The prediction has a mean pLDDT of 79. SAM riboswitch aptamer (S box leader) from a soil metagenome, 133 nucleotides, folded computationally.
RNA sequence: CUCAUCCAGAGGGGCAGAGGGACCGGCCCGACGAAGCCCCGGCAACCGCGUGCGAUGCAUUGCGUCAGAUUCGACGUGAGGCCGCCGCCGCAGGUGCCAACUCCGGCCUAGGCAACCGCCUGGGAAAGAUGAG
Numbered sequence: 001c002u003c004a005u006c007c008a009g010a011g012g013g014g015c016a017g018a019g020g021g022a023c024c025g026g027c028c029c030g031a032c033g034a035a036g037c038c039c040c041g042g043c044a045a046c047c048g049c050g051u052g053c054g055a056u057g058c059a060u061u062g063c064g065u066c067a068g069a070u071u072c073g074a075c076g077u078g079a080g081g082c083c084g085c086c087g088c089c090g091c092a093g094g095u096g097c098c099a100a101c102u103c104c105g106g107c108c109u110a111g112g113c114a115a116c117c118g119c120c121u122g123g124g125a126a127a128g129a130u131g132a133g
Stems, first nucleotide, its partner, number of pairs: 001133006011040005019029003023106004041098003046094002048091003052088003060079007102127001107124007
């Protein structure tokens, strides 16, 4: 930098001792113990793995039809095959995660309420997080 996901899920102990929830605002968590470190446990299934299952498609190839030409094709149908893709199942090796939807909002926008510029609901973006490349 690119892509995918982010309303699900899952915490105890020890050390430590005042912060933490990315940023800003809000609102929360925290001496009934924050951050951090260690141990154990758990969640999940992104990557990974499997003589796993399924469906279909793609690719390969044969035949036919059509089109066309410098080259490149489209459709139909048959075959075998394994690879790839997709969905599902299982495992848990590499990460990740285990208060609150990414805690809510921030920028744009649609609708509603309302009344003095605010509130509510929705959509999109931005930012951030995690994974893979």
Of the family's consensus pairs, 97% are formed in the model.